[in-house]
Context: one part of a larger RNA
C1' cells in the first nucleotide's frame, strides 16, 4: 500500500523446529543360551553429561547505598585520591532453580506372512488381506488472511489518532497504562529493607606542671540511604484539535 467503513477477537491454507541427544547404575539375572568357561535382551526405575526454554525462592556475581580506615585540604559534622576494606535492597544474571528424554495414532520402505490363481500341485501377488523403521504425516512448540480464492465472528457511527504524565515496553516507530468522574509520574508521610549506633552535649580516660589528650560510655535499634509497597491531589497530566 492492498484486501473497498472503523475497531476488536479469532480460524488456520501453508510454513519453521533437534527440542531433544547420549551415557551410567539398579532390578530383570548370574536368568535365557552354553558341556563348561562365560554370559545377554525386552521391560521398569534412579541418576549424570550436553542441548533447549523459562525464572530469581535459595546459593554466588554485580550493585544505588551505609560504615570503617590511610594520605591530604588553615577546620574538616565535609571534600578529593573515580583510594583501600567490610556489608548490601531492587534489577540484571550463572556458578543457582524449574521444566523438557516420543508415549500414542495413521500410511509405508526393505523384510515377514495369509488366502490365492495364471500353471487342478506349488507360489507373499496377478485381484484381495495382515504386519513392519530413529525416516514420512499427525500428536508438541512457534509464525501465519499478501491464503489476490485477500477468510470468519462481534460491536459501532463512532472507533481511533494528535497532545500531556508514564512503564510490565523501548534504538526511532511500536507495545502497555493513565489524563481531575484521576493515584499515571514526581514530591511528602508511613511501612518494609540496607548499613550499624550520626552530630551535639554531658560523664570519663592512659599520660602530662599545664595546655592538651587517642579512646570509652549515655543521649541512640541512632543517623544516613532506597530502584520497593501503601497512603495522600501538594506539583504536572489544561484547554483543545
Nucleotide at each position: 500500500u492492498g484486501u473497498u467503513g472503523u475497531u476488536g477477537u479469532c480460524u488456520g491454507a501453508g510454513u519453521g523446529g533437534a527440542a531433544c541427544g547420549a551415557g551410567u547404575c539398579u532390578a530383570a539375572a548370574g536368568u535365557a543360551c552354553g558341556a563348561g568357561a562365560g554370559g545377554a535382551a525386552c521391560u521398569a526405575g534412579a541418576c549424570u553429561c550436553g542441548g533447549a526454554u523459562g525464572c530469581c525462592u535459595c546459593u554466588g556475581g554485580u550493585g544505588a547505598g551505609c560504615a570503617g580506615u590511610u594520605g591530604u585540604c588553615a577546620u574538616a559534622u565535609g571534600g578529593c585520591a573515580g583510594g583501600c576494606u567490610g556489608c548490601a535492597u531492587a534489577g540484571c544474571u550463572a556458578c543457582g532453580c524449574a521444566u523438557u528424554g516420543u508415549a500414542u495414532g495413521g500410511a509405508u520402505a526393505a523384510g515377514a506372512g495369509c488366502u490365492g490363481a495364471a500353471u487342478g500341485c506349488a507360489u507373499c501377488u496377478a485381484a484381495g488381506c495382515u504386519u513392519g523403521a530413529a525416516a514420512c504425516c499427525a500428536u508438541c512448540c512457534g509464525c501465519a488472511a499478501a491464503a489476490c480464492g485477500a477468510g470468519a465472528c462481534a460491536a459501532c457511527u463512532a472507533a481511533g489518532g494528535c497532545c500531556g504524565c508514564u512503564a510490565u515496553a523501548a534504538a526511532a516507530g511500536a507495545u502497555a497504562g493513565c489524563g481531575u468522574u484521576g493515584a499515571u509520574a514526581g514530591a511528602g508521610u508511613u511501612g518494609a529493607g540496607g548499613u550499624g549506633u550520626a552530630a551535639u552535649a554531658c560523664u570519663u580516660a592512659a599520660g602530662g606542671c599545664a595546655a592538651c589528650g587517642a579512646g570509652a560510655g549515655u543521649u541512640u535499634c541512632a543517623g544516613c540511604c532506597u530502584a520497593c509497597a501503601a497512603c495522600u491531589a501538594c506539583u504536572a497530566a489544561a484547554a483543545g484539535c

This is a predicted structure of a 241-nucleotide part of an RNA (large-subunit ribosomal RNA, domain VI) from a Nanobdellota archaeon. NCBI's taxonomy places the organism under Archaea, Nanobdellati, Nanobdellota. The sequence was found in a public genome assembly. Model confidence (mean pLDDT): 80 of 100.